Predicted 3D model of RNase P RNA and transfer RNA as a complex of 499 nucleotides. Rfam match: Bacterial RNase P class A. The family's RNA type in Rfam is ribozyme. Model confidence (mean pLDDT): 78 of 100.
RNA sequence: CGAGCUCGCCGGGCGAUCGCGGCUGGCGCAAGCCUUCCGAGGAAAGUCCGGACUCCACAGGGCAGGGUGCUGGGUAACACCCAGGCGGGGUGACCCGACGGACAGUGCAACAGAGAGCAGACCGCCGAUGGCGCGGGCCCUUUGGGCCCGUAGGCGAACCACAGGUUCGCUGCCCGAUCCCCGGAUCGGGCAGCACAGGCAAGGGUGAAACGGUGGGGUAAGAGCCCACCAGCAUCCCGGGUGACCGGGAUGGCUCGGCAAACCCCACCCGGAGCAAGGCCAGACAGGGACGACGGUGGCCCGCCGAUCGAGUCCCGGGUAGGCCGCACCGAGGUCGGCGGCAACGUCGACCCCAGAUGGAUGAUCGCCGCCUGCACGGCUCCGCCGGGCAGAGCACAGAAUCCGGCUUACAGGCGAGCUCGCCGG
RNA sequence: GGCCCCGUCGUCCAGAGGCCUAGGACGCUGCGCUCUCAAGGCUGAGACGCCGGUUCGAAUCCGGUCGGGGCUG
Numbered sequence: 001c002g003a004g005c006u007c008g009c010c011g012g013g014c015g016a017u018c019g020c021g022g023c024u025g026g027c028g029c030a031a032g033c034c035u036u037c038c039g040a041g042g043a044a045a046g047u048c049c050g051g052a053c054u055c056c057a058c059a060g061g062g063c064a065g066g067g068u069g070c071u072g073g074g075u076a077a078c079a080c081c082c083a084g085g086c087g088g089g090g091u092g093a094c095c096c097g098a099c100g101g102a103c104a105g106u107g108c109a110a111c112a113g114a115g116a117g118c119a120g121a122c123c124g125c126c127g128a129u130g131g132c133g134c135g136g137g138c139c140c141u142u143u144g145g146g147c148c149c150g151u152a153g154g155c156g157a158a159c160c161a162c163a164g165g166u167u168c169g170c171u172g173c174c175c176g177a178u179c180c181c182c183g184g185a186u187c188g189g190g191c192a193g194c195a196c197a198g199g200c201a202a203g204g205g206u207g208a209a210a211c212g213g214u215g216g217g218g219u220a221a222g223a224g225c226c227c228a229c230c231a232g233c234a235u236c237c238c239g240g241g242u243g244a245c246c247g248g249g250a251u252g253g254c255u256c257g258g259c260a261a262a263c264c265c266c267a268c269c270c271g272g273a274g275c276a277a278g279g280c281c282a283g284a285c286a287g288g289g290a291c292g293a294c295g296g297u298g299g300c301c302c303g304c305c306g307a308u309c310g311a312g313u314c315c316c317g318g319g320u321a322g323g324c325c326g327c328a329c330c331g332a333g334g335u336c337g338g339c340g341g342c343a344a345c346g347u348c349g350a351c352c353c354c355a356g357a358u359g360g361a362u363g364a365u366c367g368c369c370g371c372c373u374g375c376a377c378g379g380c381u382c383c384g385c386c387g388g389g390c391a392g393a394g395c396a397c398a399g400a401a402u403c404c405g406g407c408u409u410a411c412a413g414g415c416g417a418g419c420u421c422g423c424c425g426g
Numbered sequence: 427g428g429c430c431c432c433g434u435c436g437u438c439c440a441g442a443g444g445c446c447u448a449g450g451a452c453g454c455u456g457c458g459c460u461c462u463c464a465a466g467g468c469u470g471a472g473a474c475g476c477c478g479g480u481u482c483g484a485a486u487c488c489g490g491u492c493g494g495g496g497c498u499g
Base pairs, nucleotide, nucleotide: 001422002421003420004419005418006417007416008415009414010413012369013368014367015366016365017364018363020039021038022037025034026033027032041397045408046407048406049405050404051403052402053274054273055272056271060302061301062300063299065270066269067268068267069266070084071083072082073081074080085099086097087096088095089094100265101264105263106262107259108258122204123203124200125199126198129197130196131194132193133151134150135149136148137147138146139145140144153171154170155169156168157167158166159165160164172191173190174189175188176187177186178185179184180183212230213229214228215227216226217225231255233252234251235250236249237248238247239246240245278325279324280323281322287316288315289314290313291312294306295305296304333352334351335350336349337348338347339346340345370395371394372392373391374390375389377387378386379385380384427498428497429496430495431494432493433492436452437451438450439449444482454470456468457467475491476490477489478488479487
């Protein structure tokens, strides 16, 4: 200098005038007027979690249902936060993870493929063993049958239309001929049993996934069949850690797969409703009919409480469409500092009081400044930078509604701190 | 304000892990029939609101987001 990462913060400023909502105080019979002070956010949003508060019983037992899910802490609580472990990504700073259980059970895996869950044999390899064929020998009751024996290829290289084939070379075996020192040499010809039963899972191929990987031995061909090393699993032991887990060792069978944001199992948590909760006051009215023992309890049962001659539900008709509290807050409150803690956070001290409506306030105008965009101009080290000028019905996302802690989503532009990688110079 | 529900061709509905290249009805395009139109016949086009995740595989399962609807004094 360039490219990034993490954390924290701001998100127009100042002044004047006018306006709006609220509190205190004053004046006024009242309507209202004056005055003091306060008046949106980091997300006030989505309403996704968790609480406070209120009512139902003081929220109790069971079933059902729902939620959460590595470990240890924090907290009123949480699906949040902090620290750590493991897995994944990045060269790195760092980031991401719904991260319990698939030997408790049930289930799913389309298409392709030979085979998809304790699987399978399409091509291929082999054909040891058995069978059939061929050759030879022996036996019998001689058209026929039985028993026994034999049946040679291998290695390497090159090429091709490469699941594999073809050709060549070397070596080996069989048969024939010639030569001689009688056991060898030379030359010529041949080497094709079948691939039926069966064996195999190495190779090819399919798939998201095919029951370990590499090398060697072994075999008719092969294979954890055996061995060495590696990966992984299970059990046990030792050491470290509060723990998740980590490091090391031994043994085992040789390999045990995936999905639980499928049912499910395990552990823990959750009673329901929500400020239109709930309570009080004022005012108005007209009752009638049906059902009628259950209602509070809004998934069900138990339990509890209140009712059983009047509770409750439904229908028709009538009245009202007001006010106050909750609720504007001394609070899981804010700011600063000390202490404890890696941190989240806790604790102590000082200071502060900080929006509040119920058709719902928080705005407008002017001036100066800042930033952005556009236009023209000047300068320079000229894809740009700097300087001053003019213009802009240009200044992100968005606006409280019972309150609080989180998460998520939206957001022009800017500031601070720490760190990483690359290049250059000393 | 609070609490729920739902998004599939133009419209109304099926489909609820693979047989989906998503099916049906009405509507629409073209052809053919007819003197012409309609009906009937043949044919074709046309959709999983959007963005991520789980899974080998998502219209379907799970999050987020956007839009619509209902109940509530």